[in-house]
Molecule: transfer RNA
Organism: Flammeovirgaceae bacterium
RNA sequence: GGAGAGAUGCCAGAGCGGCCGAAUGGGACGGUCUCGAAAACCGUUAUACGGGCAACUGUAUCGAGGGUUCGAAUCCCUCUCUCUCCGCCA
Numbered sequence: 001g002g003a004g005a006g007a008u009g010c011c012a013g014a015g016c017g018g019c020c021g022a023a024u025g026g027g028a029c030g031g032u033c034u035c036g037a038a039a040a041c042c043g044u045u046a047u048a049c050g051g052g053c054a055a056c057u058g059u060a061u062c063g064a065g066g067g068u069u070c071g072a073a074u075c076c077c078u079c080u081c082u083c084u085c086c087g088c089c090a
Stems, first nucleotide, its partner, number of pairs: 001086007010026003018070001027045006046061006063079005
């Protein structure tokens, strides 16, 4: 340089244009059980900003920026980064 695949929450990973700020598993935290632990079971578990005494609640965010659309994590364009194969130099 050429071809292809990919980027989703703490990690892995699913995700059809609307049911999605988002499955599932792991981890972490809390609880039940137990003399105590492990296991099992139950629950919680992204960030920012705003509202609220609090419980809670609203909006935005799926690598970055644009576009299409009534509506985008999903389709299109540009860029960044990662991986695979091929090629070139050494």